[in-house]
RNA sequence: CGGGGCGUGGUAUAACGGUAUUACGCACGCUUCGGGUGCGUGUAAUCCGGGUUCAAUUCCCGGCGCCCCGA
Numbered sequence: 001c002g003g004g005g006c007g008u009g010g011u012a013u014a015a016c017g018g019u020a021u022u023a024c025g026c027a028c029g030c031u032u033c034g035g036g037u038g039c040g041u042g043u044a045a046u047c048c049g050g051g052u053u054c055a056a057u058u059c060c061c062g063g064c065g066c067c068c069c070g071a
Stems, first nucleotide, its partner, number of pairs: 001070007010024003018054001025043006047063005
């Protein structure tokens, strides 16, 4: 320098263009003499900027970051 892939709560992981999912974590409550386990409730996310669309995590363009391949 060229090509390809990926980017979603604190972590991991889903999402035919139509309410952003689940698990762990965290907070509170129940349970216990206490802790753990278990149960319930809650918490928190789409890398950035444009475009298309009634509607974008999803499609298109550019940028940034990470990984892989080639030179």
Predicted 3D model of a 71-nucleotide RNA (transfer RNA) from Candidatus Falkowbacteria bacterium CG10_big_fil_rev_8_21_14_0_10_44_15. It was read from a public genome assembly. Rfam family: tRNA. Rfam classes the family as a transfer RNA. Rfam's curators write: Transfer RNA (tRNA) molecules are approximately 80 nucleotides in length.